[in-house]
Context: one part of a larger RNA
Order: sequence, then structure tokens, then C1' cells
RNA sequence: CUGGGUGUAAAGGGGGCGCAGACGGCCAUGGCAAGCCCGGUGUGAAAGGUGCGGGCACAACCCGCAGACUGCACUGGUAACUGCCUGGCUGGAGUGCCGGAGGGGUAAGCGGAAUUCCUGGUGUAGCGGUGAAAUGCGUAGAUAUCAGGAGGAACACCGGUGGCGAAGGCGGCUUACUGGACGGCAACUGACGUUGAGGCCCGAAAGGCGUGGGGGAGCGAACAGGAUUAGAUACCCUGGUAGUCCACGCCGUAAAACGAUGUAUACCAGGUGUCGGAUGUCAAAGGCAUUCGGUGCCGAAGCCAACGCAUUAAGUAUACCACCUGGGGAGUACGUUCGCAAGAAUGAAACUC
Repeated sequence: CUGGGUGUAAAGGGGGCGCAGACGGCCAUGGCAAGCCCGGUGUGAAAGGUGCGGGCACAACCCGCAGACUGCACUGGUAACUGCCUGGCUGGAGUGCCGGAGGGGUAAGCGGAAUUCCUGGUGUAGCGGUGAAAUGCGUAGAUAUCAGGAGGAACACCGGUGGCGAAGGCGGCUUACUGGACGGCAACUGACGUUGAGGCCCGAAAGGCGUGGGGGAGCGAACAGGAUUAGAUACCCUGGUAGUCCACGCCGUAAAACGAUGUAUACCAGGUGUCGGAUGUCAAAGGCAUUCGGUGCCGAAGCCAACGCAUUAAGUAUACCACCUGGGGAGUACGUUCGCAAGAAUGAAACUC
């Protein structure tokens, strides 16, 4: 390279948008003829190789003939398929109108419970903590309890096997602005589609960085102390600084960014639960049937090394992208790009088993 693969053996990019590229619906008796197909001409040196025959006694070796050289160029023709041009279609895709669902996003405001702190009242000797203790707090009145106040962070129950989002993720309430999906109608456009190397954008937490930024209740690296222990730079306890929160910007990793399963489309038994919608039906708070979209479970065929997957495929196919190719060396070195830095991205070899 060809090939074979990528849920768990090596292997799906963290996610999206999308330029180039690749691929692409139905009709035409239409046109062109680049691909494709048929023919002709030239060329494709000889030797070698292949087949047949021959010469050295054989073979090696040598000679003759044939065929081959699967190619290239020019030229004549065909039009089924691909392509290009032209004209048309509505099933793919999109727009419009009607409708309901939702923790989708951003901003502002508001609320109650709890923790902590402050002030005051009641009240008195303990509280706290553990396996047991001690450090710690408390007669300068703690813990407990009642009232009032301050502040920060997070939103119990509802809550779900549930919903929304492309992923990361999103949960008290209200308002404003705003994205998407879904159902119904079939009015409009008329293939406008799929995928997507580069590129651009988004991307949890921890953590770090910048603005001599703000904020700081609880928790809590570091740190201090008390225990435990042979020791205890830990696990347990008492404290506690960064941080955790907010604004703007950066880092761009991720961790099991997971469904360890790329995206899209079509096809291929069923059963059952649930969420959103539509239609029909039943004296109908609801049920039943059909249907569209989501989300689960169980299972036929089929697939799989097995486990298992199974209309939400890991089945049957097609298109495009990404990735893998024994372990270690190594996600290292070097180079390059990015970053304020930490570092990130790309990414070997010798050697060794």
C1' cells in the first nucleotide's frame, strides 16, 4: 500500500456551524460527448519473458516464427449509465399559517428554610468532639431557648424509570428579551440536499493567571494545634488562608467530555411503560382505537469471540468524515504553532521484550 477493523480486545474527533472537496431525488421522445463503450491509424526499439519449432549428442546457451507489451496519441461512431447544458415535477429540504409542551439561553427583581455572625431577653455550668480522648469554646455568662438585625451561598418537598439542550450542561418564584424542537394545515419555493479535511465558534470541575477588581456565610488545599502510631509530614478532631461566588478577559484541557457506540438516509416481527401533540369514538374528571415525535424496558429475524445489541441496532445497505495496525521506550525528544505563565496541540527514533 492493499486489506481488515473501531460498545468491552488497538481504534469515533468533547460538541456544533460550515468554505473547499466527495457523494446526491423524479420526468424529457431534448442537446453535448469529458468519463464509459465499439472501430480505425500511428506508436509502444531490440534483447529479455511466454507459446510453437529448430541448432550445438543433452542442458545451459543460441536461432526462427507467433503472440504479448494490458499503455499513449490522433481519428470515426454510440448515448444506456455518470457528468455538463436546457426545460419541467414534488415525494427530500426549506418557508408560511394555526397550536400546545419544556430546569433551553441571557439579564433584572423578589421569596422562604437552614448555617454563621451581631444586639437584646430568659437561664446556669457546662458545651463541643470521638472508637475513646484532647486541642478548642464557656462564670468577661457559653451551649440551650426567644425576639430583632446583617451577610453570603444554595434552592428541601414537587422530582420521576420525567423534561429541555448540539455537547459541556440546565431545577425556588416573577418579568423582559431570545434560540431550538414537536404536532396540525398543505398555501409558497422547487433538489435549495448529505457529509465535511482545513477554518470559525462553544466547551464541566479542579486549578491557575490578569484587572494593586468586587465579595466572603458555609465548606476548605496550604498551614497551626490535638489525637492515633514504633513513626504518622496521613486517615479522626479543633481551627484555618488561597479557593469555591460575581464582572470582564485568558488557559482549552478534559476525567469514565460515556451510550466507552461519528453524522445522515432508507429498509427489516412484536409486546409493554412513560412524556408532548393530533384524529376518531365511548353519557367522556377519564377510558379505548389510530397516528406523529421523544424517552425506557423485554424480546423475533439477523448480528456478535462472548457479554450482549436488537425500528433509539452493535441488523441489512448507501454517502462522507475521524481514527487503529503488538508491549515498553512515550504522549517522551526534536521542530513548529498557540499561551502572560502553568502548559496545550502536533508527534518520532534508537534501543528492548